A computed fold for a 108-nucleotide RNA from Echinicola salinicaeni, annotated as SAM riboswitch aptamer (S box leader). It was read from a public genome assembly, where an Rfam model found it. Its Rfam family is "SAM riboswitch aptamer (S box leader)". About the family: The SAM riboswitch is found upstream of a number of genes which code for proteins involved in methionine or cysteine biosynthesis in Gram-positive bacteria. Rfam links the family to the GO term regulation of gene expression. The prediction has a mean pLDDT of 81.
RNA sequence: GAUUUAUAAAGAAGAGGCGAGAGAUCAGGCUCUGAGACCCUCUGGCAACCAUUCGCCACUGCGAAAAGGUGCCAAAACCUGCCCAAACAUUAAAGGGAACUAUAAAUU
Numbered sequence: 001g002a003u004u005u006a007u008a009a010a011g012a013a014g015a016g017g018c019g020a021g022a023g024a025u026c027a028g029g030c031u032c033u034g035a036g037a038c039c040c041u042c043u044g045g046c047a048a049c050c051a052u053u054c055g056c057c058a059c060u061g062c063g064a065a066a067a068g069g070u071g072c073c074a075a076a077a078c079c080u081g082c083c084c085a086a087a088c089a090u091u092a093a094a095g096g097g098a099a100c101u102a103u104a105a106a107u108u
Stems, first nucleotide, its partner, number of pairs: 001108008013043005021032003026081004044073003049069002052065005082097003
C1' cells in the first nucleotide's frame, strides 16, 4: 500500500517551541488564527478497538477496571455535494443510504 469487519451527533487541555496559514482532497459555505492558530515536544487527560485482570453467565455474551499496544483531546468526520425521502408561494430539515476519509483489529 491492498482487502475485510467494526466505529465515527458522546468524551477529553495546559506549558514550551515555531511563525502563517489551518479545518484530509476538489467546489461552495462556515469557522479557527499575530490576543500566535495549524504543526512539533513535554506533561496531563478522554475513550475502551486490541491485550490484560475481575465479576456474572454459559449465547465465547454482558458488565467493571485502566498499570500495556494504538488512537484521540474546536465546531457531527464543521456542513453540503451522489441516490432515496421530504419540500417545491416563502423558509426549510441535526431523516435514511452510498461514496470518500479517519481510527482500530485481522489477513496479505